A computed fold for a 74-nucleotide RNA from a Thermoplasmatota archaeon, annotated as transfer RNA.
[in-house]
RNA sequence: GCCACUGUAGCUCAGCCGGCCAGAGCGGCUGCCUCGUAAGCAGCAGGUCGUGGGUUCGAAUCCCAUCAGUGGCU
Numbered sequence: 001g002c003c004a005c006u007g008u009a010g011c012u013c014a015g016c017c018g019g020c021c022a023g024a025g026c027g028g029c030u031g032c033c034u035c036g037u038a039a040g041c042a043g044c045a046g047g048u049c050g051u052g053g054g055u056u057c058g059a060a061u062c063c064c065a066u067c068a069g070u071g072g073c074u
Stems, first nucleotide, its partner, number of pairs: 001073007010026004019057001028044005050066005
């Protein structure tokens, strides 16, 4: 230098052939239960979907650029 893949909640990830208000598990907080703790049960909070543009009535999803990481080639 070239190619491919990855980037979504604190962590691990799903969704990625456009439209269900963006989700799950773990973690956090609150409550119930308990003499108390853990476990269990119920609920709550937390995201401008790496960044910036474009297309579209509508974008996490499509297109362009760019940043970071991983792998391969030279």
Its Rfam family is "tRNA". The family's RNA type in Rfam is transfer RNA. Rfam's curators write: Transfer RNA (tRNA) molecules are approximately 80 nucleotides in length.
Model confidence (mean pLDDT): 83 of 100.